Source information: Predicted 3D model of RNase P RNA and transfer RNA as a complex of 427 nucleotides. It holds a member of the Rfam family "Bacterial RNase P class A". Its family is annotated with tRNA processing, ribonuclease P activity and dimeric ribonuclease P complex in the Gene Ontology.
RNA sequence: GGAGUCGGCCGAGUAGCCGCCGGGGUAUCCCGGAGGAAAGUCCGGGCUCCAUUGGGCAGGGUGCCAGGUAACGCCUGGGGGGCGCGAGCCCACGGAAAGUGCCACAGAAAAUAUACCGCCCAGCAUCGCGCGUCGAUGCCGUGGUAAGGGUGAAAUGGUGCGGUAAGAGCGCACCGCGCAGGUGGUAACACGCUGCGGCAGGGCAAACCCCACCCGGAGCAAGACCGAAUAGGGGAGCGCAUGAGUCUGCCCAGACCAGCUCCCGGGUAGGUCGCUAGAGAUCUGCGGUGACGCAGAUCCCAGAUGAAUGGCUACUCAAGACAGAACCCGGCUUACAGGUCGGCUCCCCCC
RNA sequence: GGGGCUGUAGCUCAGUUGGGAGAGCGCCGCGUUCGCAAUGCGGAGGUCAGGGGUUCGACCCCCCUCAGCUCCACCA
Numbered sequence: 001g002g003a004g005u006c007g008g009c010c011g012a013g014u015a016g017c018c019g020c021c022g023g024g025g026u027a028u029c030c031c032g033g034a035g036g037a038a039a040g041u042c043c044g045g046g047c048u049c050c051a052u053u054g055g056g057c058a059g060g061g062u063g064c065c066a067g068g069u070a071a072c073g074c075c076u077g078g079g080g081g082g083c084g085c086g087a088g089c090c091c092a093c094g095g096a097a098a099g100u101g102c103c104a105c106a107g108a109a110a111a112u113a114u115a116c117c118g119c120c121c122a123g124c125a126u127c128g129c130g131c132g133u134c135g136a137u138g139c140c141g142u143g144g145u146a147a148g149g150g151u152g153a154a155a156u157g158g159u160g161c162g163g164u165a166a167g168a169g170c171g172c173a174c175c176g177c178g179c180a181g182g183u184g185g186u187a188a189c190a191c192g193c194u195g196c197g198g199c200a201g202g203g204c205a206a207a208c209c210c211c212a213c214c215c216g217g218a219g220c221a222a223g224a225c226c227g228a229a230u231a232g233g234g235g236a237g238c239g240c241a242u243g244a245g246u247c248u249g250c251c252c253a254g255a256c257c258a259g260c261u262c263c264c265g266g267g268u269a270g271g272u273c274g275c276u277a278g279a280g281a282u283c284u285g286c287g288g289u290g291a292c293g294c295a296g297a298u299c300c301c302a303g304a305u306g307a308a309u310g311g312c313u314a315c316u317c318a319a320g321a322c323a324g325a326a327c328c329c330g331g332c333u334u335a336c337a338g339g340u341c342g343g344c345u346c347c348c349c350c351c
Numbered sequence: 352g353g354g355g356c357u358g359u360a361g362c363u364c365a366g367u368u369g370g371g372a373g374a375g376c377g378c379c380g381c382g383u384u385c386g387c388a389a390u391g392c393g394g395a396g397g398u399c400a401g402g403g404g405u406u407c408g409a410c411c412c413c414c415c416u417c418a419g420c421u422c423c424a425c426c427a
Base pairs, nucleotide, nucleotide: 001347002346003345004344005343006342007341008340009339010338012316013315014314015313016312017311018310020033021032022031023030024029035322039333040332042331043330044329045328046327047219048218049217050216053253054252055251056250057249059215060214061213062212063211064078065077066076067075068074079093080091081090082089083088094210095209099208100207101204102203103202116149117148118145119144120143121141123139124138125137126136127135128134129132157175158174159173160172161171162170176199177197178196179195180194181193182191183190184189223273224272225271226270233264234263235262236261237260238259243257245256246255266426267425268424280299281298282297283296284295285294286293287292317320352423353422354421355420356419357418358417361376362375363374364373370407378394379393380392381391382390400416401415402414403413404412
């Protein structure tokens, strides 16, 4: 100098004028006012109601190990597998010897195996001569064979030597695999540590399923209170204790309790609370590899309800992207012009 | 703000143990007719909303994004 990789931060600024929302004063003043994703609503939790529970089934979710956390499908560290020269990145990563199912087309055969071509063997026929139980060709056999060809996404361990009629874990060596033990590790797991087994069962579980663990439902239009208005009206079903409804699927137990559900019709589109001080923010110290935890100090940082955060002017620069709170947090995912800082890797050049 | 559902040809819709993308109407051409309609025969037309993953293989199974539809106020 070039190429790459990982992580953090900012995401127009300043001044003046005129406005908007909230709070405090009430004299024309002061203070605060969107985001890293406020988004998608994909997970988890707080909060509120369903009167209070226990058990079983169904249903849903998660899925290597350990830890963090209020909790999680998130995060951190580790293990295993894959990609990359490397920094580093990616992985829904339990079980296919519990069972069921699927594997189109092609192919002999797609999973209790099996013989299309080929190779070998036996028998028969024909031909050949160097006449042997020799060679070639053809036919034939519920014969042998998974070495080779061919099909396919996938074909029943791999390489070599021996062996054989030809072959084959048939035998052996090495590699791979499985089981048991040992060692290390909390564990996942690892080990050119030991022994045994010729080796068994291809893939799909984001197919049903099995195993382990977790999960009640609804959502701030939850819910509580005040006020106004109308017809507290009509119909259907279930039930009135031999029981409807009550954890919004089902069943049982126990308890509560006299009503419950649906349809049609009528009225009001007002206010207050919930509503923002919280798993809160910043800084420092300590513990921990880390996620994170503990302690101390300081700070208060939007709360609207037709719903505020805007407009104009001037200057600066690289000329401004994605986008806007609506009960609140922790995550994930998706969108994003540009700027900036730091760690690390590879290549080239110079000293 | 919150919950639910849907997306396949121009329109309305099918599509199941994952393997051929289809039906009706419409459109185009030919025949029939003096001409039109109807009818007969033939044909074209698809990003299965978009992207990624699992799988040998995806409209179908899983994840993300986009678009559309629909329900939820209070009083008695």
The coordinates come from a structure-prediction model, not an experiment, and the mean pLDDT is 81.